[in-house]
Order: sequence, then structure tokens, then C1' cells
RNA sequence: CCAGAAAAAGCCAAACCUGUUGCAAAACAGGGACGGAAAACUUCGGGUCCUUUAGGAUAGCCGGGUUACCACGA
Repeated sequence: CCAGAAAAAGCCAAACCUGUUGCAAAACAGGGACGGAAAACUUCGGGUCCUUUAGGAUAGCCGGGUUACCACGA
């Protein structure tokens, strides 16, 4: 550096429920685990969604960029 078999140490946490915020999409906190090897960060390109129509949401939709844990193998 490539790649992610098996396993381990840890990590994250979908749906759903409760509360708060927001017009909304949604976000945050707690509970909860469907899953994840970047489900870490970043709206750069595309997609989807919302609305007060020129802004917003989504990184757990895909791609790009940056960084990182474990550990067969090359």
C1' cells in the first nucleotide's frame, strides 16, 4: 500500500417507544438492536425528501476527498 477469511478488544446504532426543538423533511437526549470494517469526518458530484421557493434535510442512498481500529494473506 492492496484486500477484509475467521476471531478478539472495543465502537456505532435502523425500525419502534418517550421527551424536546423545527412549518416540514428531520435533528438531539434516553430506551431499544435491524444491521455496519469506516454506519468516522466532509454536501464536492448525483439521487431522494421537505418547505414559507431559495433555502433546508439526508454521510445508515451512491460516488469522490480526508483520517482511523483489528487482523489471515499478498
Predicted 3D model of a 74-nucleotide RNA (c-di-GMP-I-GGC riboswitch aptamer) from a Pseudomonadota bacterium.
Model confidence (mean pLDDT): 83 of 100.
Taxonomically the source falls in Pseudomonadota (Bacteria, Pseudomonadati).
The sequence was found by an Rfam model in a public genome assembly.